[in-house]
Predicted 3D model of a 99-nucleotide RNA (Bacterial small signal recognition particle RNA) from Anaerolinea sp. Rfam family: Bacterial small signal recognition particle RNA. Rfam's curators write: The signal recognition particle (SRP) is a universally conserved ribonucleoprotein involved in the co-translational targeting of proteins to membranes. The family's RNA type in Rfam is non-coding RNA gene.

RNA sequence: AGUUGGGUCCUACGCGGCGGAGCCUUCGAACCGUGUCAGGUCCGAAAGGAAGCAGCACUAAGGAGUAUACUCCGGGUGCCGUAGGGGUGCCUAGCUCCA
Numbered sequence: 001a002g003u004u005g006g007g008u009c010c011u012a013c014g015c016g017g018c019g020g021a022g023c024c025u026u027c028g029a030a031c032c033g034u035g036u037c038a039g040g041u042c043c044g045a046a047a048g049g050a051a052g053c054a055g056c057a058c059u060a061a062g063g064a065g066u067a068u069a070c071u072c073c074g075g076g077u078g079c080c081g082u083a084g085g086g087g088u089g090c091c092u093a094g095c096u097c098c099a
Stems, first nucleotide, its partner, number of pairs: 001096008009085006015078002018074005024065004033058004041050003
């Protein structure tokens, strides 16, 4: 100096890990959610019926908490793996040639 292979580079897949969300628990609607609606109100001759406040229960939006496992999403996550791409440069190993 040349050449071959590998790494660095890119992409995809896989594995692990990190973060967020869901799941779980709890709180949570004066009125504008649901159900049940005491009392009372209305209709009716009556039997009955109707609407429905308070209360209670269940929750929505949302808040708080959250060990494990699971699901979803995300990345300048990992000197992880596999395959493909790339061949300007750098590193490394082998071979050849020259000095």

The model forms 96% of the base pairs in the Rfam consensus. NCBI's taxonomy places the organism under Bacteria, Anaerolineae, Anaerolineales, Anaerolineaceae, Anaerolinea.